Predicted 3D model of a 99-nucleotide RNA (Glycine riboswitch aptamer) from Altererythrobacter sp. The source organism's lineage runs through Bacteria, Alphaproteobacteria, Sphingomonadales, Erythrobacteraceae and Altererythrobacter. It was read from a public genome assembly, where an Rfam model found it.

RNA sequence: GACACAUCAGCGGGAGAGUUCGUGAAGCCCCUCGGGGUCGAUCGGCGCCGAAGGAGCAACCACCCCGGAAACUCUCAGGCCCACGGACCGCAGUGUGAU
Numbered sequence: 001g002a003c004a005c006a007u008c009a010g011c012g013g014g015a016g017a018g019u020u021c022g023u024g025a026a027g028c029c030c031c032u033c034g035g036g037g038u039c040g041a042u043c044g045g046c047g048c049c050g051a052a053g054g055a056g057c058a059a060c061c062a063c064c065c066c067g068g069a070a071a072c073u074c075u076c077a078g079g080c081c082c083a084c085g086g087a088c089c090g091c092a093g094u095g096u097g098a099u
Stems, first nucleotide, its partner, number of pairs: 003097005010091004018046001020045003027038004047080003053076001054074003060068002
């Protein structure tokens, strides 16, 4: 110097599905001070999505034993304007291995 694997943190990219129904905190506005309006946290219902995590089937890999294994399936968890998050990909760094 190039290669393979792993990876806390960093940079860039990164899909799907509700701006749904009810409830209605705080704030703000109005008021005849009883209350009303706006906004919409929270919680719940229904519907939906698959690409955190998890589970299942299995081609295939390995095989002495123990095993590994999808972007498929499920939807427990998670999510359903934007944002955040996000499997995965690229860059750089670091570590390990081999040359």
Rfam family: Glycine riboswitch aptamer. Rfam's curators write: This family represents the bacterial glycine riboswitch.